[in-house]
RNA sequence: AGACCCCGCGUCGGGAGAAUCCGGUGGAAACAUCGGUGCCGAAGGAGCAACCGCCCCGGUAAACUCUCAGGCUCAUGGACCGCACGGGGAAA
Numbered sequence: 001a002g003a004c005c006c007c008g009c010g011u012c013g014g015g016a017g018a019a020u021c022c023g024g025u026g027g028a029a030a031c032a033u034c035g036g037u038g039c040c041g042a043a044g045g046a047g048c049a050a051c052c053g054c055c056c057c058g059g060u061a062a063a064c065u066c067u068c069a070g071g072c073u074c075a076u077g078g079a080c081c082g083c084a085c086g087g088g089g090a091a092a
Stems, first nucleotide, its partner, number of pairs: 004089005010083001012082003019037001021036006038072003044068001045066003051059003
């Protein structure tokens, strides 16, 4: 000097899927709530392989699996990606 890497952070940008289903109640309606059936997976949560170990057993991953939770017009939310900012490290 600073490509790049890691962590944090944001009223930032992008961001999918699945019934505007049926019935009751409240309501002018939107909507809320209760019950029912059918679905979705990318908040969260849970589970496991290879591998490793002190080898009975345990540790350990996901965008995989499960759907407890959450969701199924829009909105909201949204894993993940990008960008900015802050901190740390750092090659030629």
Notes
This is a predicted structure of a 92-nucleotide RNA (Glycine riboswitch aptamer) from Aliiruegeria haliotis. It was read from a public genome assembly, where an Rfam model found it. Its Rfam family is "Glycine riboswitch aptamer". Its family is annotated with glycine biosynthetic process in the Gene Ontology. The prediction has a mean pLDDT of 83. The organism belongs to Aliiruegeria, within Bacteria.